[in-house]
Molecule: c-di-GMP-I-GGC riboswitch aptamer
Organism: Sulfurovum sp.
């Protein structure tokens, strides 16, 4: 550098609970673990989901692709 992800270090933390902060979708913190090989980063494109009569404004990267960084182990 190319591939791949079987075990292992070590990360991450769904459901659910508790405080909180938002009209909401949800966000943050603690407790908890279904799972993750990018379940790091970016709302770029499609999706859902929220508020609005509508225009429109937002949540969501742990729905999916895209960009792009990066560990550990195999193995060329």
């Nucleotide at each position: 550098u190319g591939u791949u992800g079987a075990a292992a270090a070590g990360c991450u933390a769904a459901a659910c609970c508790u405080g909180u902060u938002g009209u909401g979708a949800a966000g943050c913190a603690g407790g908890g673990a279904c799972a993750g090989a990018a379940a790091g980063u970016c709302a770029u494109g499609g999706g859902u989901c929220u508020u609005g009569a509508a225009a429109a404004a937002g949540a969501u990267u742990g729905c999916c692709a895209g960009a792009u960084u990066g560990c550990c182990a195999a193995u060329g």